Context: one part of a larger RNA
């Protein structure tokens, strides 16, 4: 010099755009962070109104509404953190004839008929509680059989290619599939059902994509030899098991292998990378913020569900801590937003909103989102901008120095004439809104001018940021500088004080009576909403 997630210490006008526990993966109060779907299915309330009324109550509204449940998809994303890891974690470049893969997308096929239960309820029983139990009724897109079968699956014969668990054929022979729901129009009634016709959404079964994702393979990136030998599922075969899939990934039995000074083994550090910061550049340091992967989720283990998890706000044992208990048993887990302690030199609001992008659910309206989008709190960064401008004296005053002449501050001030950025006042006032409803119109589907769906169109109604940004317009220089340095390195000088005291100080070194090096003042010298100082990196 140049950087930082940056700390101190003077200072501080406005704006934008970023950023913000680098320490204890230390404890958490408190609240919100994932729910949806009545177009899967059954129960199914109260206030409040109103009318009756023997005043106990009873009926209609609320209302099939809130509710819980049962069924579904979702909770494996999305949001944190960086503990552990030296690893196929990563990063790059291949392999998978050894693999999966819910929702999507295109394509082909079907969706027959039947059965029993189990919450909800209701009625008992235990229990302080969490919360368990025992009888009994019910639905289903919940479960279970049965048909049926395609180019699925297995077996088993044969053929081609072959990277040898594969793609293609043929034959044969076994298994293995569902679910209904909602619109419209017509016919029929028992008025919410049952056929017909037709849409929309659902469900099996197959094949292909698309995305995601398992394994596995080359090569790549730490320090320590004062760590020199490591290994018995160890190294290889075999037979079996076990996974979606290949293997000591298990297991039985056989063989004695397997690494290692090209550094194994132990041990010490660490998440990796794209990027980031010096630097001409090789390189060296680094891995906040934003993108990838990758572990973790009180610790440490476990498996269930499921397309995926060995699952942050799920489940079960064990610990340690915390909190309730009627002592018998029970609840918890912020490395999610925000806040609390506490630890530290240091790090923020227990704020709006779902308007918008994005997601989860739903046919959809719409619900849910601390994800994001704002908005608050710091000069933590960077970048803009202001604190005025022109004039104005051989030169006020004041301070300072001075050879007592004078000279410096200094056009600086004051005055005089302007200007109107930011800040303040009044007024108008957004982009960010696309989409959603509804009118009509036209296409498409259809018997069908019904519905559904796809363009147009009409009118309604959606902004949290925010009455901001913008723009106008008032008023007046009016409300906006400071901080380091002045011995050489290094740009800037003279006086007082103080006398190796008191004190500087990055190196050199200043200071023991005229110190440009201490301390104060005038002067200057540099940067400036900063400046300096510490800390670290090139």
């Nucleotide at each position: 010099g140049a950087a930082u997630g940056a700390a101190c210490g003077c200072u501080g006008g406005c704006g934008g755009c970023g950023u913000g526990c680098c320490u204890a993966a230390c404890a958490c109060a408190u609240g919100c962070a994932a729910g949806u779907c009545g177009a899967g299915c059954g129960c199914g309330a109260a206030a409040g109104u109103g009318g009756c009324u023997u005043c106990g109550g009873c009926c209609a509204u609320g209302a099939g509404u809130a509710g819980a449940g049962c069924g579904g998809c979702g909770g494996a994303c999305g949001g944190g953190u960086g503990a552990g890891u030296a690893a196929c974690a990563c990063g790059u470049g291949g392999a998978u004839a050894a693999c999966c893969u819910g929702c999507c997308u295109g394509g082909g096929a079907g969706u027959g008929g039947g059965g029993g239960a189990c919450a909800a309820c209701u009625c008992g029983g235990g229990g302080a509680a969490a919360c368990c139990u025992g009888a009994g009724c019910u639905a289903a897109u919940a479960c279970c059989g049965c048909a049926u079968u395609c180019g699925c699956u297995c077996g088993c014969a044969c053929c081609c290619c072959u990277u040898c668990g594969g793609u293609g054929g043929u034959g044969u022979g076994a298994g293995g599939a569902a679910a209904g729901g909602u619109g419209g129009c017509u016919u029929g009634c028992u008025u919410g059902c049952a056929a017909g016709c037709u849409g929309c959404c659902g469900c099996u079964c197959c094949c292909a994509g698309a995305g995601g994702g398992g394994u596995c393979c080359g090569c790549g990136g730490c320090u320590g030899a004062c760590u020199a030998g490591c290994u018995u599922g160890u190294u290889g075969g075999u037979g079996g098991g076990g996974u979606a899939a290949u293997g000591g990934c298990c297991u039985a039995c056989c063989a004695a292998g397997g690494c290692g000074a090209c550094g194994a083994u132990c041990a010490g550090u660490a998440g990796c990378c794209g990027g980031c910061c010096u630097g001409a550049g090789a390189g060296g340091g680094u891995g906040a913020u934003c993108g990838g992967c990758c572990a973790c989720a009180c610790u440490g283990g476990a498996a269930c569900u499921g397309a995926g998890a060995c699952a942050c706000g799920g489940u079960c044992c064990a610990g340690a801590c915390u909190c309730c208990u009627a002592c018998g048993g029970g609840a918890g887990g912020c490395a999610g937003c925000a806040g609390u302690g506490g630890g530290g030199a240091a790090u923020a609001u227990u704020g709006g909103a779902c308007a918008a992008u994005g997601g989860g659910c739903g046919a959809a309206a719409g619900c849910c989102u601390g994800a994001u989008c704002c908005a608050g709190c710091a000069a933590c960064g960077c970048c803009g901008c202001g604190u005025g401008g022109a004039g104005g004296a051989u030169g006020a005053a004041g301070g300072c120095c001075u050879u007592c002449g004078g000279g410096c501050u200094g056009u600086a001030a004051a005055c005089u004439c302007c200007u109107g950025u930011c800040a303040g006042g009044u007024g108008g006032g957004a982009c960010g809104a696309a989409a959603g409803g509804u009118u009509c119109c036209c296409g498409g589907u259809u018997a069908a001018u019904a519905c559904c769906c796809a363009g147009g169109u009409u009118c309604c109604u959606u902004g949290a940021c925010g009455g901001u940004a913008c723009c106008a317009u008032c008023a007046g220089a009016g409300g906006a500088a400071g901080c380091c340095c002045c011995g050489g390195c290094u740009a800037a000088c003279u006086c007082c004080g103080u006398g190796c005291c008191a004190g500087c100080a990055g190196c050199c070194g200043c200071g023991g009576u005229a110190a440009u090096a201490c301390g104060g003042a005038g002067g200057g010298g540099g940067c400036g909403a900063g400046c300096g100082u510490u800390a670290u990196u090139c």